[in-house]
RNA sequence: GCGGCUGUAGUCUAGUUGGUUAGGACUUCACCCUGCCACGGUGAGAGCCCGGGUUCAAAUCCCGGCAGCCGCA
Numbered sequence: 001g002c003g004g005c006u007g008u009a010g011u012c013u014a015g016u017u018g019g020u021u022a023g024g025a026c027u028u029c030a031c032c033c034u035g036c037c038a039c040g041g042u043g044a045g046a047g048c049c050c051g052g053g054u055u056c057a058a059a060u061c062c063c064g065g066c067a068g069c070c071g072c073a
Base pairs, nucleotide, nucleotide: 001072002071003070004069005068006067007066010026011025012024013023019056028044029043030042031041032040049065050064051063052062053061
């Protein structure tokens, strides 16, 4: 330099023939429970790598970029 794959909360991940409020686990916070802690229960907070395009509608499709991994040179 060229090609392929991947990128979703603090962490891991589901969802990709476009259409319900983007779902789950751990973590964090509040409350309940308990003599206290832990466990358990209820609730809350937090996310689609970036920019653009197509579309009534994009995490999903297209283009460019960035990052990681793999291969070729």

A computed fold for a 73-nucleotide RNA from a Candidatus Parvarchaeota archaeon, annotated as transfer RNA. Its Rfam family is "tRNA". It is annotated as a transfer RNA. Gene Ontology term of the family: triplet codon-amino acid adaptor activity. Rfam's curators write: Transfer RNA (tRNA) molecules are approximately 80 nucleotides in length. The sequence was found in a public genome assembly. NCBI's taxonomy places the organism under Archaea, Nanobdellati, Candidatus Parvarchaeota.